[in-house]
Molecule: Bacterial RNase P class A
Organism: Hanamia sp.
This record gives sequence, C1' cells and structure tokens, in this order.
RNA sequence: ACUGCAAACCGGGUUAUCGUUCCGGUCCCGAUCGGGAAGGAAAGUCCGGACAGUACAGAGCAACACACCGGUUAACAGCCGGUCUUGUCCUAAAGUGGGCAGGAAGAAAGUGCCACAGAAAAUAACCGUCCGCCUUAGGUGGAUAAGGGUGAAAACGUGAGGUAAAAGCUCACGAUCUUUACAAGUAAUUGUAAAAAUGGGUAAACCUUGUGUUCUGCAAUGCCACGUAUAUCAGCGUUUGAGGGCUGCUCGUCCGAUGCUGAAGGGUAGGCAGCAAGAUUGUUGCAGUAAUGUAACAGCCAGAUAAAUGAUAGCCACCUGUUGCCAAACAGGAAACAGAAUCCGGCUUACAGGUUUGCAGUAAAU
Repeated sequence: ACUGCAAACCGGGUUAUCGUUCCGGUCCCGAUCGGGAAGGAAAGUCCGGACAGUACAGAGCAACACACCGGUUAACAGCCGGUCUUGUCCUAAAGUGGGCAGGAAGAAAGUGCCACAGAAAAUAACCGUCCGCCUUAGGUGGAUAAGGGUGAAAACGUGAGGUAAAAGCUCACGAUCUUUACAAGUAAUUGUAAAAAUGGGUAAACCUUGUGUUCUGCAAUGCCACGUAUAUCAGCGUUUGAGGGCUGCUCGUCCGAUGCUGAAGGGUAGGCAGCAAGAUUGUUGCAGUAAUGUAACAGCCAGAUAAAUGAUAGCCACCUGUUGCCAAACAGGAAACAGAAUCCGGCUUACAGGUUUGCAGUAAAU
C1' cells in the first nucleotide's frame, strides 16, 4: 500500500420552480402569507414498560417465563463489570498472560432415553486370563473389568504389592468431587489443611428447587352526531335463578328479568378526544472502571386515516478519467436497505458507498 473480517459512526448540503399534508395569521371563505414534514433501522413484532379498560377480594390446581454473582434501570430474557468453565488461536515454558466464540440452579432425589457399531450404554463377560466337571475336536459351570475389539462416550490415572487369574482389594504419588475449619472477597468464587468418596451423558426429556406472572391491547378507552324494529316466529327462564361477568379449570364471589338463545330481518358504518412537551433532544460540567446517574444552559422537532412527506433543474460535496509542476480546468458517473400510524427502552434482521479503530493475509523497501 492492497485485500478480507469484526466493531463504531455517517449514510448528502443548498437554491429555484411545480406539487402533497399539518399548524398558525389575514381577508373578499378559497385564496394568500409564514412555519413544520420519516429512520438507523420507521422493519420483524421477539422481550420489557408507560397508558387505558377490567371481579387483579380470596384459595387450590394447572400453564407459562426466568435461573453463576454484583451493579444499572420505570422495567427487562437487555446493558455494564466480575467469577468459574469448554473449544480454538497467539504469547510462551511461569502451563503464565491475552484475543475470539460459546456454556452456567439440580444428573450425588426419582423415572425415561442414549442412533450405528458393540457381549454390554449402567444390575456390564464377546474374545482373552484363571479354576472345576464331562470328555479329549471341544462342551459346560463359575471367577475375573489386567489385555483385545466396538463406539462420540466403556465404569479414576501411573507404579508397586497382592492373587488360581484379577480388581482401589491394599499402599505411594496424582486427578476429580463433597463436607468441615481457617484466610481473602459485598458475592459468585479462590487459597490452605483435614476427612470421606470415585457417582458415564442427557433437564430446549419428564421432573425437582427457587423467583415471577389477573387478563386484554389505541380496532384499548371516553364522548358527540346520524339511523333503527321495545316489531315477528321458536325455545328457556323470572327468587325453585335461565343466563352472564376479562384469559385455563374447580371452589368462592358478584350481576341478573322490557332477560337469554336461535331463525329470518331493519339500521348505521361519520366526527372529536386519546395523539404529539416527553423515563424528550443537544451541548458542557460533575460522580462512576463501565452500563448509567445528576446539574446547568439551550431547543420544540411529522401527525395522515386509504393514509401526505414528492418531482425536475442548477451549484457545492463525493467517485472515476484526461490535461497540468502545483493551483486548477474539462468530461463522465453513482446513491443502498427501506419507508412513521398511541408512545418509549432493548434485541434481532437488512443495508450501495464513505470515515475511524482492531485483527489476519499478500507484496515491496529498510
């Protein structure tokens, strides 16, 4: 210097003309003037809240979610910091430090499952080794987890003793794990010592433990206007209670008579609020490793309802080429993903091009 990967940020500016929509002003009331007008993801709707309504009185069962520790927050499955651990890479011999990507209550409560292969996948005997019996090709009963073989995984590792052959059966050293004591730490956890043990994996299998969850979503909800059939038929019911009430079930509780269900019909399908000043935006300072919090100052920044936020042209910026010592001139070119619909905080996914940082590779020079 180039290429690739990852992360963060940006993701055009301005002027004119013609349009769209909202707000405000003016008047001659449909014109004119002024101002505002998409995003980093507005997306997926996956988590968490605000807000609104609701029998969230209560009890039990079921269901669902979460799960190392601390912090942060309105809240969270997010974020920040830390602990242990698995894989991989670098450094490197102190098995030390670091990068990247995962994992984390319990498998030592119980049940189930573990493809193929293998005798056996957790009450291990196929070959082998050893002992007995029958019979001499071998068969059969037992002991044995040393060795072989299968597998992703085979019943602590190495050595010695021991034995018919073997085996934590015993011993030494080591590994793992549990408990206890002491020390460090808010804690997860770590270190040291002692004792006991050797228990394969799987909980996004059932399950156990702990914590949490009333439910429904702005088509919530409140109001205004317009229209209409308290009609007709059938069934049930009116205190001996039909039926209903916001999730699932049971109990309990509440409402309940011009009522409920069905048939066949009549009418409406407009508007206002919610709804744009807020866990708000920007800058600076302070506290904190950080997430984040706090103070001061400044700002107001979309609000449609079939759904506006656009088009054209010029200039600047960007990229490419040519000319030129430079300054610059000329010519050409590109713009992705995507588009608000009650509002916020996260997560995930998509993204042309540009900038910065880190890592890796290649080439050249020293």